[in-house]
GlmS glucosamine-6-phosphate activated ribozyme aptamer from a Peptococcaceae bacterium, 151 nucleotides, folded computationally.
RNA sequence: CAACUAUGGAAAGCGCCAGGACCGCAUAUUGCGGUUGACGAGGUGGGGGUUUAUCGAAGUGUUCGGCGGAUGCCCUCCGGUGCAGCACCACCGUUAAAGGUACCAAAAGAUCGGGAGCAAUCCCGGGGACAAAGGGUAUCGGGUGCAUAAU
Repeated sequence: CAACUAUGGAAAGCGCCAGGACCGCAUAUUGCGGUUGACGAGGUGGGGGUUUAUCGAAGUGUUCGGCGGAUGCCCUCCGGUGCAGCACCACCGUUAAAGGUACCAAAAGAUCGGGAGCAAUCCCGGGGACAAAGGGUAUCGGGUGCAUAAU
């Protein structure tokens, strides 16, 4: 250093790399090694299934391509709302109608500085910004029957 075993920890633009791109070396059209491979906002009731699972920013060369996963979606159970109860229906998920209107709010990049590396590239810090949405706030916005039954 590698393998095996045991224990503990670690994640969601999250993990990994064998394609590609880039860098270095060499016995040089091939080989070896390395780098890169998603910037935040938002999103989790239980179980099962499924895969191109929300929003914009940057860039215009790759945030390409691939594999796995994931808070998405579908079915179902439970729960909530639709002025009490039950059933069905519809929409949702504990902040528990879809939908409409108005308002609201980033980080990277860029820039300046520092550090590591032969390099590709990586890490840290300063100041000042700029979004959208199925996000937030306010407001508007909802069934049928039991039953013109009972009180």